[in-house]
RNA sequence: GAUUGACAAAGGCACACCUGUCGAAAGGCAGCGUCGCAAAGCUUCCGGUCUAAGGGCAAAACCUAGGACAGCGGGGUUACCGAU
Numbered sequence: 001g002a003u004u005g006a007c008a009a010a011g012g013c014a015c016a017c018c019u020g021u022c023g024a025a026a027g028g029c030a031g032c033g034u035c036g037c038a039a040a041g042c043u044u045c046c047g048g049u050c051u052a053a054g055g056g057c058a059a060a061a062c063c064u065a066g067g068a069c070a071g072c073g074g075g076g077u078u079a080c081c082g083a084u
Stems, first nucleotide, its partner, number of pairs: 002084004012037002018031005035071001041077003045074003048069003054064003
């Protein structure tokens, strides 16, 4: 450096629920928790999904992302330990 992930070691992350808080919502953050994760580290570049405040519409409906999901998939990028 490449490939790889043992019922190895050391450590890491933290779903749902609940509490607080921010947000129009999706959802975020903190705590709790421990479903799972070998990139469940980081990044919206591509696809997908969620939401629809604002906007469109005469209006209900409906449409719409500059909002959200990296723990939906792919790409990019960085990295611990071990094996070959």
Molecule: c-di-GMP-I riboswitch aptamer
Organism: uncultured Woeseiaceae bacterium